[in-house]
RNA sequence: GGCCGAAUCUCCCUCCGGACGAAGGGGAGCGGGGGAACCAAACAUUGGGGUGCAGGUCGCCGUGGCGGCCGGGGCAGUCUCUUUCAGCCCUAACCCGUCAGCUAACCUCGUAGGCCGCUGAAAGAGGA
Numbered sequence: 001g002g003c004c005g006a007a008u009c010u011c012c013c014u015c016c017g018g019a020c021g022a023a024g025g026g027g028a029g030c031g032g033g034g035g036a037a038c039c040a041a042a043c044a045u046u047g048g049g050g051u052g053c054a055g056g057u058c059g060c061c062g063u064g065g066c067g068g069c070c071g072g073g074g075c076a077g078u079c080u081c082u083u084u085c086a087g088c089c090c091u092a093a094c095c096c097g098u099c100a101g102c103u104a105a106c107c108u109c110g111u112a113g114g115c116c117g118c119u120g121a122a123a124g125a126g127g128a
Stems, first nucleotide, its partner, number of pairs: 001116004008028005029111006039101001047099001048096004055070006071091005079126008
């Protein structure tokens, strides 16, 4: 200076004369869960469900993994967004605890973490 992601901005308070600031608390913005009617639904221990792009299928195999295909997601150069082509990369992890379809009112939770000197071209819209 950027990228993934909801994960940014701002205020208050305590501490010794003062300042800064961690912890703690609040607000705004952004993101998630629960939760009627109507509608939907046949399921029911093969338990079920949630966040997320991270699903499906086939094969191999030492059953923990590996590979192919399809699908999904990501990739600064005047600023933002959309589309197409090509290239590169990812396709995880965690949580609830027998329980949850949708769902107005209402209730409730999060606001982390990780990474990089970087992906090129064409078209369009808006802004400055």
c-di-AMP riboswitch aptamer (ydaO/yuaA leader) from a soil metagenome, 128 nucleotides, folded computationally. The RNAcentral record of the sequence draws on MGnify. The coordinates come from a structure-prediction model, not an experiment, and the mean pLDDT is 80.